RNAcentral holds the sequence, with entries from ENA and Rfam.
Predicted 3D model of an 89-nucleotide RNA (c-di-GMP-I riboswitch aptamer) from Litchfieldia salsa.
The organism belongs to Litchfieldia, within Bacteria.
The prediction has a mean pLDDT of 88.
[in-house]
């Protein structure tokens, strides 16, 4: 220095949920608030998942409905990329 592992010790994130603001939603970001997590740090590259404004196509007396797309989102789905404290080996 690099690789494995995670017993401890300092310590880190922060589910669900509430309130607020955005947003067509999905979800996101702010406070409260901890299910858990050794990469729950960072990235949308590949799958997977939600979403359907917009677009297409169908029904339809009217009012509207109904399906199929991501250019949306998700890193706390899983994978890859990349960065890392602290002990041990």
């Nucleotide at each position: 220095a690099a690789u494995a592992u995670g017993c401890a010790a300092g310590g880190g994130c922060a589910a669900a949920c509430u309130u607020g603001u955005g947003g067509a939603a999905a979800c996101a970001c702010a406070a409260g608030g901890a299910c858990g997590c050794a990469a729950a740090g960072c990235u949308a590259c590949g799958a997977g998942u939600c979403u359907a404004a917009g677009g297409u196509u169908c029904u339809a007396u009217c009012c509207a409905g109904a399906a199929c797309u991501a250019u949306g989102a998700u890193a706390g789905u899983c994978g890859g990329g990349u960065u890392a404290c602290c002990a041990u080996u």